[in-house]
A computed fold for a 551-nucleotide part of an RNA from an uncultured Thermoanaerobacteraceae bacterium, annotated as small-subunit ribosomal RNA, 5' domain.
Context: one part of a larger RNA
RNA sequence: GGACAAACGCUGGCGGCGUGCCUAACACAUGCAAGUCGAGCGGUUUUUACCGGGCUCAAUCUUCGGAAGCGGUCUGGUAAAGAUAGCGGCGGACGGGUGAGUAACGCGUGGGCAAUCUACCCUUUAGACUGGGAUAACCCCGGGAAACCGGUGCUAAUACCGGAUACGUUCUACUUAAGGCAUCUUUGGUAGAAGAAAAGAGGCCUUUGGCUCCUGCUGAAGGAUGAGCCCGCGUCCCAUUAGCUAGUUGGUGAGGUAACGGCUCACCAAGGCGACGAUGGGUAGCCGGCCUGAGAGGGUGGUCGGCCACACUGGGACUGAGACACGGCCCAGACUCCUACGGGAGGCAGCAGUGGGGAAUCUUGCGCAAUGGGCGAAAGCCUGACGCAGCAACGCCGCGUGAGCGAUGAAGGCCUUCGGGUUGUAAAGCUCUGUCAUCAAGGACGAAGGCCUGGAUACGAACAGUGUCCAGGGUGACGGUACUUGAGGAGGAAGCCCCGGCUAACUACGUGCCAGCAGCCGCGGUAAAACGUAGGGGGCGAGCGUUGUCC
Numbered sequence: 001g002g003a004c005a006a007a008c009g010c011u012g013g014c015g016g017c018g019u020g021c022c023u024a025a026c027a028c029a030u031g032c033a034a035g036u037c038g039a040g041c042g043g044u045u046u047u048u049a050c051c052g053g054g055c056u057c058a059a060u061c062u063u064c065g066g067a068a069g070c071g072g073u074c075u076g077g078u079a080a081a082g083a084u085a086g087c088g089g090c091g092g093a094c095g096g097g098u099g100a101g102u103a104a105c106g107c108g109u110g111g112g113c114a115a116u117c118u119a120c121c122c123u124u125u126a127g128a129c130u131g132g133g134a135u136a137a138c139c140c141c142g143g144g145a146a147a148c149c150g151g152u153g154c155u156a157a158u159a160c161c162g163g164a165u166a167c168g169u170u171c172u173a174c175u176u177a178a179g180g181c182a183u184c185u186u187u188g189g190u191a192g193a194a195g196a197a198a199a200g201a202g203g204c205c206u207u208u209g210g211c212u213c214c215u216g217c218u219g220a221a222g223g224a225u226g227a228g229c230c231c232g233c234g235u236c237c238c239a240u241u242a243g244c245u246a247g248u249u250g251g252u253g254a255g256g257u258a259a260c261g262g263c264u265c266a267c268c269a270a271g272g273c274g275a276c277g278a279u280g281g282g283u284a285g286c287c288g289g290c291c292u293g294a295g296a297g298g299g300u301g302g303u304c305g306g307c308c309a310c311a312c313u314g315g316g317a318c319u320g321a322g323a324c325a326c327g328g329c330c331c332a333g334a335c336u337c338c339u340a341c342g343g344g345a346g347g348c349a350g351c352a353g354u355g356g357g358g359a360a361u362c363u364u365g366c367g368c369a370a371u372g373g374g375c376g377a378a379a380g381c382c383u384g385a386c387g388c389a390g391c392a393a394c395g396c397c398g399c400g401u402g403a404g405c406g407a408u409g410a411a412g413g414c415c416u417u418c419g420g421g422u423u424g425u426a427a428a429g430c431u432c433u434g435u436c437a438u439c440a441a442g443g444a445c446g447a448a449g450g451c452c453u454g455g456a457u458a459c460g461a462a463c464a465g466u467g468u469c470c471a472g473g474g475u476g477a478c479g480g481u482a483c484u485u486g487a488g489g490a491g492g493a494a495g496c497c498c499c500g501g502c503u504a505a506c507u508a509c510g511u512g513c514c515a516g517c518a519g520c521c522g523c524g525g526u527a528a529a530a531c532g533u534a535g536g537g538g539g540c541g542a543g544c545g546u547u548g549u550c551c
Stems, first nucleotide, its partner, number of pairs: 001551004006547005013399006019392002021357001026355003030352003035090003040087002043084014060067002097310003106235008116227002121223007129163004138153001140151004169194007177186003199215002202212004236282003243273003248270008285307004289300004312333005335346004363389001365388003371385001372383004402432004412423004436492001438487005446478001451473009495540005500521003506535005516523002
């Protein structure tokens, strides 16, 4: 000099864009952060319409007993529209947080898998035949303070289970060719065996049905995407850590896995690693990057992006294409809460927020309008991701606090050799301007999709349906914001540090080795440019200094 996720002191007008618990991976009140599909299913329920039944009734009719119908109310059926506790499907493995652990194939980089898997998506191909038994919801009974649990009975499915069919799929056997000394591997062929499925919505017709279209279902092949595994090289400090190792190193066989492998196990052998630093200890998430530097290098890993690890602590598996699963399950532990004392509930390193710790780090805000994600045929629903707003000079950048003229160089202050000098064109005064702030008026871009209606067109025998195009009708949290225009008046807006040398900027007074200053050298003991104050001056400026850290 530069830099900072900074803090502290004094000061502080506006805007844009960023950034904001570095400490206790300490404990957490409250709200929200993952749902969705009724076009998979059976119920339940609401409203409306139609059909039927019971009761009731002022006016109506009446032979005065009552009657029919409107209405009211209860109820049964059908249809349509809506709601949704349960079964079922997909998603909850993404997105979001944190950096504890980890010195490791964790990360980076370059390769490999003839040793592998991949839901949803795309392409191609073949198919979806026929049966069955349950169960939740619900009713009833019971237990419990609660959380919730048990039993009896009923019922549905794109839930579950048989049978059939089946290829290029899998396995076995034989065979062909290629490689290999061989075990064996690969290619082609033949035979045998094994293995699937689910329907739903709409429309049309000649309606026990047929046709059509959309979305789904099953087997197989390929792609895409994502993931798993292996290897070379690189990746901090201590040798005042020198020896370490029994599943240890290798082999055979078996098990296990999607898959190779001591991954696991049985047996056999006695190996394997190490001064090219094993083992141990300390520290640490790694990288793209960022800071600095002429570079080489040094430092660093906050925000953003990639990878990894973790989710109160430790362990475990289940489900699933994918987890050993932050807002899932089980066990143990610590802690907190409820309890009828028998037993239960919980996990902010999600967004806000609280206490605590600390020099120190924000709102219990608005919205799904955009982008993205989940589900859905769609409308749409959900989304503290995200988009915005709020707070903080925490940082960077921009703007303003006025401009021109103005000498008798006013007054006042300070100094003085008492002549004057300086503050100083500075002020006053005159002439202007109107940025920003304030008030008023107008007022966006971000919006195109999607959906509905109408039209055209392609496919289609046609209706229908689907796709494409055109037109019309709608959607904004930010926000009455940005921006524009107008109003009025210099009015509302300057400080901080320094002035002995380094280092730019000097006098006076006070003090008297005192009080004090100080980054280094050093100042202060009676004329101190070094302390304190004043005047003046220098530097930077909504900042200026100090402290800390790095180059």
The full RNA is in RNAcentral, with records from ENA and SILVA.